[in-house]
Context: one part of a larger RNA
RNA sequence: GGAUGAACGCUAGCGGCAGGCCUAACACAUGCAAGUCGAACGGUAAGAUCCAGCUUGCUGGAUACACGAGUGGCGCACGGGUGAGUAACGCGUAUGCAACCUACCUUUAACUAGAGAAUAGCCCGGGGAAACCCGGAUUAAUACUCUAUAAUAUCUUAGAUUCGCAUGUUUCUAAGAUUAAAGCUCCGGCGGUUAAAGAUGGGCAUGCGUGACAUUAGAUUGUUGGUGAGGUAACGGCUCACCAAGUCUACGAUGUCUAGGGGGCCUGAGAGGGUGGUCCCCCACACUGGUACUGAGACACGGACCAGACUCCUACGGGAGGCAGCAGUGAGGAAUAUUGGGCAAUGGACGAAAGUCUGACCCAGCCAUGCCGCGUGCAGGAUGACGGCCCUACGGGUUGUAAACUGCUUUUAUACAGGAAGAACUCCCCGAUCGUGAUCGGGGUUGACGGUACUGUAAAUAAGCAUCGGCUAACUCCGUGCCAGCAGCCGCGGUAAUACGGAGGAUGCAAGCGUUAUCC
Numbered sequence: 001g002g003a004u005g006a007a008c009g010c011u012a013g014c015g016g017c018a019g020g021c022c023u024a025a026c027a028c029a030u031g032c033a034a035g036u037c038g039a040a041c042g043g044u045a046a047g048a049u050c051c052a053g054c055u056u057g058c059u060g061g062a063u064a065c066a067c068g069a070g071u072g073g074c075g076c077a078c079g080g081g082u083g084a085g086u087a088a089c090g091c092g093u094a095u096g097c098a099a100c101c102u103a104c105c106u107u108u109a110a111c112u113a114g115a116g117a118a119u120a121g122c123c124c125g126g127g128g129a130a131a132c133c134c135g136g137a138u139u140a141a142u143a144c145u146c147u148a149u150a151a152u153a154u155c156u157u158a159g160a161u162u163c164g165c166a167u168g169u170u171u172c173u174a175a176g177a178u179u180a181a182a183g184c185u186c187c188g189g190c191g192g193u194u195a196a197a198g199a200u201g202g203g204c205a206u207g208c209g210u211g212a213c214a215u216u217a218g219a220u221u222g223u224u225g226g227u228g229a230g231g232u233a234a235c236g237g238c239u240c241a242c243c244a245a246g247u248c249u250a251c252g253a254u255g256u257c258u259a260g261g262g263g264g265c266c267u268g269a270g271a272g273g274g275u276g277g278u279c280c281c282c283c284a285c286a287c288u289g290g291u292a293c294u295g296a297g298a299c300a301c302g303g304a305c306c307a308g309a310c311u312c313c314u315a316c317g318g319g320a321g322g323c324a325g326c327a328g329u330g331a332g333g334a335a336u337a338u339u340g341g342g343c344a345a346u347g348g349a350c351g352a353a354a355g356u357c358u359g360a361c362c363c364a365g366c367c368a369u370g371c372c373g374c375g376u377g378c379a380g381g382a383u384g385a386c387g388g389c390c391c392u393a394c395g396g397g398u399u400g401u402a403a404a405c406u407g408c409u410u411u412u413a414u415a416c417a418g419g420a421a422g423a424a425c426u427c428c429c430c431g432a433u434c435g436u437g438a439u440c441g442g443g444g445u446u447g448a449c450g451g452u453a454c455u456g457u458a459a460a461u462a463a464g465c466a467u468c469g470g471c472u473a474a475c476u477c478c479g480u481g482c483c484a485g486c487a488g489c490c491g492c493g494g495u496a497a498u499a500c501g502g503a504g505g506a507u508g509c510a511a512g513c514g515u516u517a518u519c520c
Stems, first nucleotide, its partner, number of pairs: 001520004006516005013374006019367002021332001026330003030327003035074003040071002043067002047065001048063007081285003090210008100202002105198008113147004123136005153178008163168001183190002211257003218248003223245008260282004264275004287308005310321004338364001340363003346360001347358004377408004387399005414458005422449001427444008464509005469490003475504005485492002
């Protein structure tokens, strides 16, 4: 000098864009953050519409209106948070899988036949303070089960064949065995099952790279390898039985300490050094530890079970909970924001769609935390006014064109008036082409931000902070008298201090300026 997720002191006009718990992965009141589908189903708690009865505000019924609770499907493995752990194939980069999986989506081919037993809900009864639980009767499905059919699927056997560094592998033929499905419909379709391929997303393996300490020198028994078996989507000591005695290590094993990694960011001419906050990719975690279930996918933040610590409710018998989601609270700390608005846009889940949900996201609020931009006026104006300060003091210098005064301007703040783009879809109406739907064109509908940005019209609303001995731009007077104090280094102060304190003046930067901390 540059830089910062900064803090502190003094000061403070506006706007745009960004950023905002670095500390206690400490504990959390409250609200919200993952639902959706009635075009899968039995149905009807609420509402709407219609009808009937009437006791005129109640009862009953119907609805291709709608829908609580329930069965079922899809989603909840995404999105969002945090960096505790991890020195590791975790990450980065480059390869391999002849050792693998992939819901939804796309393409192609074939099929979608028949039957059955339950169960939730509803109803009845019971237990419990509650959480919730138990029994009986009855009912549906795209829930569950059985049968049929079936191969380019899987398995076994036999034969032929291609390729590879090896284990191996491609293709073909024959025979046998095993295995599937679900309906809804506005009749257009939407679904379901099997197989092959694609796309997407993952899994695994390997080369190289990726901290400190040798005041850590030996470490290891599933350890290293083999055979066989189990397990997995898949290879593998991944697990197990048996056999052998190996394997790693001064090119740093093992141990201890520290740490999420990268793209990047800061600095530097570069080499390098430092760093990993915001944004993007990957990983890990979800009160602590462990376990599996479901599922295409989890060993699952707002799922389950067990153990533990903590908190809460209780009728003392027993139960409930997990903000490292968004806000917010306490605590810690030098220190870090609103218990805001909206789904209008983008994206996601579900749905045929309308739509519903979405603290993702889009916006607004707070904070000079940073960067950038603008303003606090411009021109003229000398009797060089008054006052202040200084001096060689009836005078002069300086503050200083500075002020007064004259003319001009109106950014910005304020007031008033007008007022967006972001909107494309979807849906409704009309038209065209093929034809009960798809595509295109026209009109209408949809904005949280927001009466915001922006445009126009009137009138002056806005400067501080640090420094002035040298380094280092900027000097005099007074006070003090090794005192009070200053200080980054050298150093200043003991009676003429340009170094302390005040004043006048000056210098630097400027809505900021200094100090502290850290990095180059």